[in-house]
RNA sequence: CAAAACAUUAAGCCUAAACCAUUAUAAACAAAUGGAUACGGGGAACCCAAGUUAAUUUGGGGCGCAUUUCUUUAUUAAUAAAGAAUAGGACGUAUCCCGGUCCGAGCCCGUCAGCUAACCUCGUCAGCAUAAAGGGAGACUUA
Numbered sequence: 001c002a003a004a005a006c007a008u009u010a011a012g013c014c015u016a017a018a019c020c021a022u023u024a025u026a027a028a029c030a031a032a033u034g035g036a037u038a039c040g041g042g043g044a045a046c047c048c049a050a051g052u053u054a055a056u057u058u059g060g061g062g063c064g065c066a067u068u069u070c071u072u073u074a075u076u077a078a079u080a081a082a083g084a085a086u087a088g089g090a091c092g093u094a095u096c097c098c099g100g101u102c103c104g105a106g107c108c109c110g111u112c113a114g115c116u117a118a119c120c121u122c123g124u125c126a127g128c129a130u131a132a133a134g135g136g137a138g139a140c141u142u143a
Stems, first nucleotide, its partner, number of pairs: 009143003012128002018037001019035005038124006048114001059112001060109004068085007088103004095137004
């Protein structure tokens, strides 16, 4: 100096939404551009599925946890708003058990798409938190 083992401490959240390089500087952040990096989405054969009383406005489909039911009000109905629940989802360094607190939205395509290898194509945003609802078991990685 390097490697290995053991012990202790630490690791902000959600999301696919990060990393690297260049512009380009003393450095960092940010910005722009680009990636044989990484993580996600969509389209797209055979086979399979579906179907011949098919499909095509009762339109249909996609992203996402965000689906479904009931009640009330407005309203001619549809529809809209509010409330209560609910499928489902989040809360540590994967996962499991107990417990508690929350979310349960919104948007897009444009008449069109089942699955789907090759292939083609798109995205890498936004929003939050600050000494406490956490406790137990328990890998891996980094310091």